[in-house]
RNA sequence: UGGAAUAUAGUUUAAUGGAUAAAAUCCUUGGCUACGGACCAAGAGAUGCGAGUUCGAAUCUUGCUAUUCCAA
Numbered sequence: 001u002g003g004a005a006u007a008u009a010g011u012u013u014a015a016u017g018g019a020u021a022a023a024a025u026c027c028u029u030g031g032c033u034a035c036g037g038a039c040c041a042a043g044a045g046a047u048g049c050g051a052g053u054u055c056g057a058a059u060c061u062u063g064c065u066a067u068u069c070c071a072a
Stems, first nucleotide, its partner, number of pairs: 001071007010025004018055001027043005048064005
């Protein structure tokens, strides 16, 4: 310099263009317990940043940013 892939909760993964974006773990509160752990119940927490297409975008297109890989 050219090409390709990826970006979703603190972490790890889901989600045919269509319903309140799902789950595990973590965290908080309560129950349980002599205390703690485990277990049970409830709760908080996310689509990298813009633009476009569409009745409707996490999903399609495109620019940027970041990371990884390949070639030189």
Description
A computed fold for a 72-nucleotide RNA from a Bacteroidota bacterium, annotated as transfer RNA. The coordinates come from a structure-prediction model, not an experiment, and the mean pLDDT is 80.